The RNA shown here (small-subunit ribosomal RNA) has 1475 nucleotides and comes from an uncultured prokaryote. The coordinates come from a structure-prediction model, not an experiment, and the mean pLDDT is 82. Its Rfam family is "Bacterial small subunit ribosomal RNA".
RNA sequence: GAUCCUGGCUCAGCGCGAACGCUGGCGGCAUGGCUAAAACAUGCAAGUCGAACGCGAACGGAGAGCUUGCUCUCCUAGUAGAGUGGCGAAAGGGCGAGGACAACGUUUCUAACGUACCCCAGAGUCCGGGAUAGCCCAGGGAAACUUGGAUUAAUACCUGAUGACCCCCGCAGAUCGUAUGAUCCGCGGGGCAAAGGCUUGCCACUCUGGGAUCGGGGAACGUCCUAUCAGCUUGUUGGUAAGGUAACGGCUUACCAAGGCUAAGACGGGUAGCGGGUGUGAGAGCACGACCCGCCGCAUCGGGACUGAGACACUGCCCGGACUCCUACGGGAGGCUGCAGUAACGAAUAUUCCGCAAUGGGCGAAAGCCUGACGGAGCAAUGCCGCGUGCGGGACGAAGCCCUUCGGGGUGUAAACCGCUGUCAGGGGCUACCAAGAUCUGAGGAGCUCCAGAGGAAGGACCGGCUAACUUCGUGCCAGCAGCCGCGGUAAUACGAAGGGUCCAAGCGUUAAUCGGAAUCACUGGGCUUAAAGGGUGUGUAGGCGGAUUGGCAAGUGCCUUGUGAAAUCCCACGGCUCAACCGUGGAACUGCUAGGCAUACUGCCCGUCUUGAGGUCGGUAGAGGUUGCCGGAACGCUAGGUGGAGCGGUGAAAUGCGUAGAUAUCUAGCGGACGCCAAAGGUGAAGACAGGCAGCUGGGCCGAUUCUGACGCUGAGGCACGAAAGCGUGGGUAGCGAACGGGAUUAGAUACCCCGGUAGUCCACGCCCUAAACGAUGUGCACUAGAUUGUGGCGGCUCUGACGUCGGCACGGUCGAAGCCGAAAUUGAUAAGUGCACCGCCUGGGGAGUACGGCCGCAAGGCUAAAACUCAAAGGAAUUGACGGGGGCUCACACAAGCGGUGGAGCAUGUGGCUUAAUUCGAAGCAACGCGAAGAACCUUAUCCAGGGUUUGACAUGUAUGGAUUAGCUGCCAGAAACGGUAGUGACGCGGCUUGCCGUGGAACAUACACAGGUGCUGCAUGGCUGUCGUCAGCUCGUGCUGUGAAGUGUUGGGUUAAGUCCCUUAACGAGCGCAACCCCUAUCUCUAGUUGCCAGCGAGUCAAGUCAUGUCGGGGACUCUAGAGAGACUGCCGGUGUCAAACCGGAGGAAGGUGGGGAUGACGUCAAGUCCUCAUGGCCUUUAUGCCCUGGGCUGCACACGUGCUACAAUGGCAGGUACAAAGCGACGCGAUACGGUAACGUGGAGCAAAUCGCAGAAAGCCUGCCCCAGUUCGGAUUGUGGUCUGCAACUCGACCACAUGAAGUUGGAAUCGCUAGUAAUCGCGUAUCAGCUACGACGCGGUGAAUACGUUCCUGAGCCUUGUACACACCGCCCGUCAAGUCAUGGAAGCCGGGAGCGCCCGAAGCCGUACCGAUUCAGGUAUGUCGACGGUGAGCUUGGUGACUGGGACUAAGUCGUAACAAGGUAGCCA
Repeated sequence: GAUCCUGGCUCAGCGCGAACGCUGGCGGCAUGGCUAAAACAUGCAAGUCGAACGCGAACGGAGAGCUUGCUCUCCUAGUAGAGUGGCGAAAGGGCGAGGACAACGUUUCUAACGUACCCCAGAGUCCGGGAUAGCCCAGGGAAACUUGGAUUAAUACCUGAUGACCCCCGCAGAUCGUAUGAUCCGCGGGGCAAAGGCUUGCCACUCUGGGAUCGGGGAACGUCCUAUCAGCUUGUUGGUAAGGUAACGGCUUACCAAGGCUAAGACGGGUAGCGGGUGUGAGAGCACGACCCGCCGCAUCGGGACUGAGACACUGCCCGGACUCCUACGGGAGGCUGCAGUAACGAAUAUUCCGCAAUGGGCGAAAGCCUGACGGAGCAAUGCCGCGUGCGGGACGAAGCCCUUCGGGGUGUAAACCGCUGUCAGGGGCUACCAAGAUCUGAGGAGCUCCAGAGGAAGGACCGGCUAACUUCGUGCCAGCAGCCGCGGUAAUACGAAGGGUCCAAGCGUUAAUCGGAAUCACUGGGCUUAAAGGGUGUGUAGGCGGAUUGGCAAGUGCCUUGUGAAAUCCCACGGCUCAACCGUGGAACUGCUAGGCAUACUGCCCGUCUUGAGGUCGGUAGAGGUUGCCGGAACGCUAGGUGGAGCGGUGAAAUGCGUAGAUAUCUAGCGGACGCCAAAGGUGAAGACAGGCAGCUGGGCCGAUUCUGACGCUGAGGCACGAAAGCGUGGGUAGCGAACGGGAUUAGAUACCCCGGUAGUCCACGCCCUAAACGAUGUGCACUAGAUUGUGGCGGCUCUGACGUCGGCACGGUCGAAGCCGAAAUUGAUAAGUGCACCGCCUGGGGAGUACGGCCGCAAGGCUAAAACUCAAAGGAAUUGACGGGGGCUCACACAAGCGGUGGAGCAUGUGGCUUAAUUCGAAGCAACGCGAAGAACCUUAUCCAGGGUUUGACAUGUAUGGAUUAGCUGCCAGAAACGGUAGUGACGCGGCUUGCCGUGGAACAUACACAGGUGCUGCAUGGCUGUCGUCAGCUCGUGCUGUGAAGUGUUGGGUUAAGUCCCUUAACGAGCGCAACCCCUAUCUCUAGUUGCCAGCGAGUCAAGUCAUGUCGGGGACUCUAGAGAGACUGCCGGUGUCAAACCGGAGGAAGGUGGGGAUGACGUCAAGUCCUCAUGGCCUUUAUGCCCUGGGCUGCACACGUGCUACAAUGGCAGGUACAAAGCGACGCGAUACGGUAACGUGGAGCAAAUCGCAGAAAGCCUGCCCCAGUUCGGAUUGUGGUCUGCAACUCGACCACAUGAAGUUGGAAUCGCUAGUAAUCGCGUAUCAGCUACGACGCGGUGAAUACGUUCCUGAGCCUUGUACACACCGCCCGUCAAGUCAUGGAAGCCGGGAGCGCCCGAAGCCGUACCGAUUCAGGUAUGUCGACGGUGAGCUUGGUGACUGGGACUAAGUCGUAACAAGGUAGCCA
C1' cells in the first nucleotide's frame, strides 16, 4: 500500500413564530417581540338601568319688565350631570415570572361541599320605624381631598308579625349502605322572610325543594436531569379536645404519644407552565408546547384583608419597598404581562387604522348604550396554495460572445422576422352575495361585463467525490475556497472571471436549532478472549428467577360488553369557495383508563403430595489445602581453630576489591537463612497462592451405598471476609540477594546496562495498606450438542483367586479435532467463544484523564468514586503483500580469507572542489560525479563566459505583394583590429523571338514590406528517445482451476540438484509467457573447397660474386604455413560409483577440447521524480534593434590549498653501452612515404613504390649475449630552469609538441585507510588506431610477447537470492517515534484574598390586617382608643451554597523546518509490559 471488522466524524431528507445575503409581478388563506415578567408619553380597552330613588343645570332661543345691561317667565329639559340603589365589574383580553407539585393529564370519589343570573315545583310578599348620600350653608387644603351643621327619597337600612316539607336539639321506628353513616317517616321544643316598578300583564322580591351550569375538596396512576445531594422531618406523624371553613383535614391552638418519609431515591441542587397536540420517524421512539382549544399561575415587587354567589380581585381597597410624575415642600398621584404606539434590548417581529354591519358578552321590559372581545383593512415573500411573465411558425443555423485539432463546434428556434391570444396588472360601466329578519342596516370584501395592447412582470444557488451539471483564461501554498474528505507551491473541471451546463423558481441560497439517517443508548434493535467493555476472589442481605404433581382462587393474561377518552388537529368520504391552500358536514380513530361477565393453558397466590435439584448419614480415598510445634541433611557466608604460603577474584578486555596483620585452596566446630534431586502435560485451593521430614488441630473434594430430609435451589445491588509484590508502624532477626548510595569500567556523556562493595528491604510476630498484564486479558449456575487421545483419583465387570491385562462408568487436569459460531479473523470447539435459560458486573470515538474538584477510607504513600473546558478526524482489532531487523536457516559473489601487484607519501600529467577573476561558459555529485560529456580549447571549436565593435526579415527555412536586371561570381580602391560600411569596374542562367547580340519573359537570386525565422534561454519535477545502476542477479508474471467474506494465496512451497525458477521427484493444481540456457560472432582441433599479392617440401631455372652461402626472384607446385568460405567435432554420448529405478554429482576412458572448453554480443518485471531540454525530438514559459546573428581580443590553461584517476620513480630480478632474435592487430592519396644524402638530433632535401595479403608506416619491446657500474641520493631518479634549435599552422606571448646541450629538485617503498585480480588471469613488455594542421595521449579503445602465486574454508566485513520469524515501517530503517527544555496561542485546576448571587437559620424591629382582650361608646349595634399572638419589609450574627476575579503556581492541548538526548516499534541493540 491493499483487505475485512470495530468505531467516531460528515453529508444527502423533512420541517421552522425564524434571521441574514442576492433578487422580487399578482392574488387567496394563515402567521408576525422567541430577547428585558425591563421602563412607559398619548388615546381608547366596563359599563349599564329614570320601568328602584331623591335632585337637577347650562349654552342657546323666545317673551316680558325696564335702571340699555340687568332681572323674570317659557322652551332647551325632567335633558346633561353627579349621587343613593341594583346588576355587572371574579367574564372577556394578555403573559408564562414563579412553581417538579397547592400544578397538569387519565380514571374515580365527595355518605365532607358551594353555586348569583337561568328553568321547574310548592308557599308567600303583613304592620311599622329611624336614618343617610345628593342638594344647601359654613370651614380647612396648592392639590388630592376633607370637616361641621341643616334637610330628603328608595327595590338602601331596621324592629315586630306570620311561616314550613327550612335550620338546631331530644325521643321512637323503617329501608339501605363500603366505615364514620345515608335516606324516609312520626312526636315534642326552639329559631329564621319579603320590595316594589310600570305602558295592567308583565318584570321584580322572600322562603323551601329540585334541575341545569360553574366551582371547592380527596384518592390512585403518570409527569425532566442530578447520588460528586444519603439520610430528612418538631406541626413534624398520630391521637384527644377546641377553634375555623361552604366543606374534610395539623388547616390552627392546647395537651398526650414518638412517630412519619427514604435506595421503587426521601431531603437537597438544577431546569421547566401542563395537556389536547406539533415536527420527525416504517414504527417504537426522540424533540418541542408559537398560532387554535382546555387547565393552572401571574398582574411593578412583597404582605394583607374587605366587599361579594364567586376574589384575597390586571385597568378595587390598606400597608411596606423600588421607580416615575405633580407640588405652594405641608403633601399627593401612578402601574400597557389589554389594543395601537414610544424608547430600550436585540439577528429579529406590524397601524397611535375602520366598524360594532356580522358573531359573542354586560346592563336594560325595551328602544338602546358599552364592548381595541370580535369583524375587517394596512405593513412584512414570514409560511402554505394558485396564476402570470406569452403561444405557433421561423436557418445546415445571422450578429455578438465562448471553445477549437483552425476543419469546425457551442449558445440555438434561441433572436430577428411573420401570424395569434388576452390571464394578471391598467381604464370604464353594472350588481348578485356576506343581511340572519317583514322593513331597514356593509367597516370591509366579492361578482359580471367592455376597452387597449406582447406590451409592465426572472432570479438565485451550484457544476472535484459524496451529488445532477466542464471548458478556457487569470492567479501561483499568494489571493482565496471548504459540510466531510480536502483544493491552491506555473498546464487548478475545487480559488477569481467568462462561456456553457445542472437544479429550483417569485423565489434561491446561507446560518441557527429539532427529528431522521444513527441498530451511534439497541423495548422493538447492540455488545464485553484480542477492537471500548467480566467486578482480583468468595460469602451472603434486599431483589430477580426457580423441579415434578392434585385441587382451589382468578391478581397478571385472553375474549365479549359498558362508561369515558371535550372540541379542534391527523385519517376517510362527501360537500363549499373557478382549482388549490382554506373551510363545512358525517364517519373512523384517539392504540388509554373505568366497570361487568366469561375462560383457566401458562405465570402468580393458597392447601396437599413426590424425589430427580439441593443437603444430610454410613463406608472408603488422594492431595505442596490451612495453621502450630519439633526435627534434619547438602551447599553458601561469617566466626574460632588447624594445614598452607602468593596470589585470589572479576570481565568482552580491565580495574576497583580481598591478600604476608597469611587471603584463595583445604580440614574441624558453631551460627544464620533458604529447602536440590524426586518433579511431571502432576496435585490442592474461591482467588491470591501452596514444596525438606514428623506430629497435633482443622477446611474442602472425589468414589461407593437396597440410607434420611423433601425444593430446603440459582444468582446476587449494597454489606462482610480474603487478597502477590512493593510500602507503612512496633519489636525481633539478617546467611545469601539487594533499591538508595560509594567505587571501578564503558562512553561524546553514562546519574544506566558490566564489575567490586553495600543500607533499607527480603525473614519472624502483631497491626495497617488493598493494588497488579490480580490473565484463560474469557463472571457464576444449569441443561443440551460427533469423536480421538492422554494424565490424576476412586469404583465395577471378565479370568478359580491375585498381579498384570482388558472392558465399562464417575470426578478432576491436558492435547487434537467434526458440526456450529449475529467469529472480523486469529482462533474456539463438552474445560465453547456452539445452542438455550437465570441473575449480576461493565462498555458507547481518540486525547484531556483514571486526572481536577467534592465525598469516603488510610499513619503516610496513596486507594475507591469520578467530570468538564479544550482539542483531533481519526484512535483501534485481525489478517495480507512488501520492505526492514545490531532475528533465524539454506545458498552465492575476488565479499572475506589465502596470494600477487597497487593507491594513500614524492615529482609530474589530468579531472574536480575551493579560491581568484571582467570572464575563469555549462552539465555530471556516494557506490552508479571527479583521464566523465571532451575520439584533440593557440584562432576556429566556444556556448553574451568577459571587454569592445557592428547588424535587425536577419547566418538558415517557407509564403505573399511590389520592383526591375540592378544579382551571384571576379578584379580593384577608401576608412577600419576585423566584421562591416562606402565606392569603381566587369558580369552570369533558362525559355521564346530571332536583324547572333538585342528584345521580351521567367525560376532562382536580390531589394523593400509583411507573415515569420532564430535562441547551447528556463523547466530532465511537464515529456519522447537514449543511457547508468541493482545485475547476467535468477528472478518477474499470466490463463483456467482450487482455497479464503476479502486483501490475497496456491502454481513459484517442500525433498534433491544446478551457474541458473537448471532439471527430477512430490504435490490442488494444470499449463503458459518474459527472463536462464540454446540459436549469433571470435577463438582452440580436424576435413573439404579455393590458391593471389600469401607459402615453397619436392622438381627445374635465374641473379649477385668463383665457391660455400643467401634471396620464392623465376618455371612450376597445393604438400605445409597462411588466407577465407563450407563442414565435422562435445552430447554427461560411453564405463564405474553415489543417488529415490530420478534429476544429477564424483571418478575414468577416448579426445585438440569435458561437463557452460575460453571470450564477446545479448540486460526480464521493475527501482532510484537516477542522468541528459547542451546530441536529437518536444509541451509550456521567456526573449524579438535581442537571451538572435557577425567580428576582434581575452577567458575556458588563472593558484595559499583539498580530493579522485594516472604516469615516472625511489633502483642491482637494476641502470648504461654494444650486439642479436621473435608478434599481432591496424592505418595510408589534402595520405603512407622506401633506398639515398645533410644534420649530434628533432628534422630537412628528395622522391622509388603503393588506393595496399604486393608498397610504406615498421626499428617491436621485454628476451638473449658481452662489457661497465658496486649500494651511493649514485652511471638511480628525472622534475625544474637556461640556451640553441626543429615542425605544424594566417598566427605558438598568454597557450603547442619535439630535438640538442647544460641544469639535476623531491624521492631510499610510503600513516590511518583503501583498490584490482582465480589463468593465458595478475604482473610485466612493447605495437597500433580514432580524434587530429599540430598537440599538452602518461588518457581512451584495440593488439600481441613473456607469464605467475593462492583459494584451508564461509566465523567475520560488503552485496545478493530463497524460505521462515517479528514489526507501532508502507515516502517503506536515510522509516517510525518519546520526554525535558525554549517560543507563541488557548481553555482549565490550586491560591493569600477581593467582589457578587441564591436558599435557609438565630436574634432585634415590627407596618397594614384578621382574630382576641380591656376601656370608651347615655341601651344594643356600628364605631373609637389602647394592647396581645401572628406578621411583610428592614437590621444584625454565624454558617451553607453557587458564580466572577486574583500576585503567584500546577499540569494540559495545539503550533512545516528550535535545543538535548534515543526511551519504544526488529532480539530496537539491556525483550517489552503491569502494580